[in-house]
Context: one part of a larger RNA
RNA sequence: GAAUGAACGUUGGCGGCGUGGAUUAGGCAUGCAAGUCGAGCGAGAAGUUUACUUCGGUAAAUGGACAGCGGCGAAAGGGACAGUAAUGUGUAGGUACCUACCCCCCGAUCUGGGAUAGCUGCGGGAAACUGCAGGUAAUACCGGAUAAUGUCUUCGGACCAAAGGUGUGAUUCCGUCAGGGGAGGGGCCUGCAUCCUAUUAGCUUGUUGGUGAGGUAAUGGCUCACCAAGGCAACGAUGGGUAGCGGGUGUGAGAGCAUGACCCGCGUCAUUGGGACUGAGACACUGCCCAGACACCUACGGGUGGCUGCAGUCGAGAAUCUUCGGCAAUGGGCGAAAGCCUGACCGAGCGACGCCGCGUGCGGGAUGAAGGCCCUCGGGUUGUAAACCGCUGUCAGUUGGGAGGAAGGGUGCGUGAAGAGCGCAUCUUGACCUAUCUUCAGAGGAAGUCCGGGCUAAGUUCGUGCCAGCAGCCGCGGUAACACGAACCGGACGAACGUUAUUC
Numbered sequence: 001g002a003a004u005g006a007a008c009g010u011u012g013g014c015g016g017c018g019u020g021g022a023u024u025a026g027g028c029a030u031g032c033a034a035g036u037c038g039a040g041c042g043a044g045a046a047g048u049u050u051a052c053u054u055c056g057g058u059a060a061a062u063g064g065a066c067a068g069c070g071g072c073g074a075a076a077g078g079g080a081c082a083g084u085a086a087u088g089u090g091u092a093g094g095u096a097c098c099u100a101c102c103c104c105c106c107g108a109u110c111u112g113g114g115a116u117a118g119c120u121g122c123g124g125g126a127a128a129c130u131g132c133a134g135g136u137a138a139u140a141c142c143g144g145a146u147a148a149u150g151u152c153u154u155c156g157g158a159c160c161a162a163a164g165g166u167g168u169g170a171u172u173c174c175g176u177c178a179g180g181g182g183a184g185g186g187g188c189c190u191g192c193a194u195c196c197u198a199u200u201a202g203c204u205u206g207u208u209g210g211u212g213a214g215g216u217a218a219u220g221g222c223u224c225a226c227c228a229a230g231g232c233a234a235c236g237a238u239g240g241g242u243a244g245c246g247g248g249u250g251u252g253a254g255a256g257c258a259u260g261a262c263c264c265g266c267g268u269c270a271u272u273g274g275g276a277c278u279g280a281g282a283c284a285c286u287g288c289c290c291a292g293a294c295a296c297c298u299a300c301g302g303g304u305g306g307c308u309g310c311a312g313u314c315g316a317g318a319a320u321c322u323u324c325g326g327c328a329a330u331g332g333g334c335g336a337a338a339g340c341c342u343g344a345c346c347g348a349g350c351g352a353c354g355c356c357g358c359g360u361g362c363g364g365g366a367u368g369a370a371g372g373c374c375c376u377c378g379g380g381u382u383g384u385a386a387a388c389c390g391c392u393g394u395c396a397g398u399u400g401g402g403a404g405g406a407a408g409g410g411u412g413c414g415u416g417a418a419g420a421g422c423g424c425a426u427c428u429u430g431a432c433c434u435a436u437c438u439u440c441a442g443a444g445g446a447a448g449u450c451c452g453g454g455c456u457a458a459g460u461u462c463g464u465g466c467c468a469g470c471a472g473c474c475g476c477g478g479u480a481a482c483a484c485g486a487a488c489c490g491g492a493c494g495a496a497c498g499u500u501a502u503u504c
Stems, first nucleotide, its partner, number of pairs: 001504004006500005013358006019351002026314003030311003035072003040069002047062006079269003088194008097186003102182004107177003110144004119134006150159003164174002195241003202232003207229008244266004248259004271292005294305004322348001324347003330344001331342004361391004371382004395445001397440001400437002404433002408428008448493005453474003459488005469476002
């Protein structure tokens, strides 16, 4: 000098764009953060309409809430960096593998069955929850048939599937099943690179290799039986410490050094430890089971919970924000669609935390007011500075308009084989922001901080008297202090200026 996720002191007008729990991966009240589909299924409350009525209601139609079965999603998105020195990451390769939804091609979608929730009845329990009996549906579940382009094969053969739905007589729309290919995603393997420590020198028994088997989507000591005795290490094994890695970021002429906030990719974690289930995919942040600690409820028998999601709270700390608005946009899930959900996201709020931009007026104005300071008492300086005169109207304030962020969606018509697509008409969708124009008023609302001995731009007076104090280094202060404190003046930067910490 440059830089920072900064903090502290003094000061503080506006806007744009960014950014904000770095410490206790400490504990958490409350609300929200993952649902959706009635065009898979049965059932169906309230309400409405009609008819009957003994005015109590009853019946039918419509309606569709809450819940249930079933499907898809919940493995994404969001957070954090504890662990990890290699099961990671980066880069370059490899293959013994898997892949829901999406795209393309090909073939099929035949025929039967038994349950079960919801529901009804009767219970148990303080609650959480739960039992028995009856009975019902499906794109839930299970048989049979069919079977190659699939799988296995001793090459003879053997084996494997499906589900229907809709406002429609569906090869045709949406689905379902088998097979092949693609795209994107993932699993596994290998080479090289990847911090400090030798005041850590030896480490290793599933250890190293083989054969056979098991297991897996798949290779493999991944696991097991048997056999052999290997494998690693001064080119640093093993141990200890520290640490997520990269793209990048800071600095520097570069080489390098330092670093890994925000954003992107990968990895890992989800109160601590362990485990599997479901599934295309998890050993699963807001799923399950067990154990521990902690906290809460309890009728003492037993139960419940997990903010390293968004806000918010306590604690510790030098220190880090609102218990905000909206799904309008972008994206995601479900759905044929309308749509619903979305603390992702888009916005607003708070903080000079950072960068950038703008303003706090402009011109004239005295051989120079007053006041302040200095003085050799003549004067000098503050200083064109002010007053005063003329002018302008940025920003903020006030008034009214207003483009854009809107693409889309509904309905109707046309075209079309079509409810696809395209075109036209019409209705409609903005949380929030506001470019820009305009009315009004009037210099009105808007300047400080640090420094002035040398380094280093800028000095005088008074006070103090090795005191009080200053200080980055040298050093100042013991009675004339340009170095302390104050005043005046000056210098630097300016909505900031200094200090501290850290990196180059």